[in-house]
Context: one part of a larger RNA
RNA sequence: UUGGGCCUAAAGCGUUUGUAGCCGGCUUGGUAAGUUUUUGGUGAAAUCUAUGUGCUUAACUCAUAGAAUGGCCAAAAAUACUGCCUGGCUCGAGACCGGAAGACGUCAAGGGAAUUCUUGGAGUAGCGGUGAAAUGCAGUGAUCCCAAGAGGACCUCCAGUAGCGAAGGCGCUUGACGAGGACGGUUCUGACGGUGAGAAACGAAGGCUGGGGGAGCGACCGGGAUUAGAUACCCCGUUAGUCCCAGCAGUAAACGAUGUGGACCAGGUGUCCUGUUAUCCUAGUGAUUUCAGGGUGCCGAAGGGAAGCCAUUAAGUCCACCGCCUGGGGAGUAUAACCGCAAGGUCGAAACUU
Numbered sequence: 001u002u003g004g005g006c007c008u009a010a011a012g013c014g015u016u017u018g019u020a021g022c023c024g025g026c027u028u029g030g031u032a033a034g035u036u037u038u039u040g041g042u043g044a045a046a047u048c049u050a051u052g053u054g055c056u057u058a059a060c061u062c063a064u065a066g067a068a069u070g071g072c073c074a075a076a077a078a079u080a081c082u083g084c085c086u087g088g089c090u091c092g093a094g095a096c097c098g099g100a101a102g103a104c105g106u107c108a109a110g111g112g113a114a115u116u117c118u119u120g121g122a123g124u125a126g127c128g129g130u131g132a133a134a135u136g137c138a139g140u141g142a143u144c145c146c147a148a149g150a151g152g153a154c155c156u157c158c159a160g161u162a163g164c165g166a167a168g169g170c171g172c173u174u175g176a177c178g179a180g181g182a183c184g185g186u187u188c189u190g191a192c193g194g195u196g197a198g199a200a201a202c203g204a205a206g207g208c209u210g211g212g213g214g215a216g217c218g219a220c221c222g223g224g225a226u227u228a229g230a231u232a233c234c235c236c237g238u239u240a241g242u243c244c245c246a247g248c249a250g251u252a253a254a255c256g257a258u259g260u261g262g263a264c265c266a267g268g269u270g271u272c273c274u275g276u277u278a279u280c281c282u283a284g285u286g287a288u289u290u291c292a293g294g295g296u297g298c299c300g301a302a303g304g305g306a307a308g309c310c311a312u313u314a315a316g317u318c319c320a321c322c323g324c325c326u327g328g329g330g331a332g333u334a335u336a337a338c339c340g341c342a343a344g345g346u347c348g349a350a351a352c353u354u
Stems, first nucleotide, its partner, number of pairs: 004325003007308002012322001014202004021195003025089003029085003033082002035078008048066005054060001092192001093189003096185003104178007111155002116150006126137002163170002207248006216242002221237004259321006267299009278288003281284001303310002327354003337346003
């Protein structure tokens, strides 16, 4: 292993694309492979059942009849469902057109406050830091103030359980190029779809290689404190790194701790986008309002749940497909293999113990 599960108890791959496989809308005709029915054959004997027989009885044996035997072969028939062939359809899916929304991506140009440093001016004795201090900086003039310049990083307010993106993630402005989604359409294709073992691509931070850059911050490190000690918390410094280009790495509490797609099952109330109804005005890319579609929140009925809670954005009721779990520790360890420059990653046990 039947079975039961995967938000929090063990368990949803970080995400997407997609090969094989599995599954697949409404309908015409055909076929008869699956499927169903009938008939025949085969399915040894022993075994089992019934009635007898032979051992004194029984067990046992023998005889006859019957039952059972997953299944396999052949023929004839049926055609609802599945498959295959064929024709059609439009609700699924996709395409096209239209105007609108967006921190969606890549590249380029431009801008901004602040920190730091340099130069000049002005100015004098402290500054800085803390719970309190000290290390530190300062008469070679610091801190503070003004002006100019350099350089790197970042993008205040707007900012919003607001938006966009598959996820990671994305926030100054403008432009170029590129992508996706929502809505609307009396347009087109006509099942072209869903999932997805392997596989491929993307993938925060930190890390690695080569080359640049280096303001602030800051692992390591050096001091000062604290303390019984203080390899820390606090303070003064500071190197890698943080930034850019090219490549590698491939992991996170990569979280909604909730796989993807579809159908169905009360409502209420915000908000964003689109279309729409009505009213108003300053007549606009306007304000308010009605309804509908799509997103994103809150509350809540039925139902579910061990409970917390979930509840049309399900953890409800069903279907399809994939992944994963099976007491704790040993252990995400060892070994082998694959990948990597390395760090390490992926796959992943057992003895033993409880």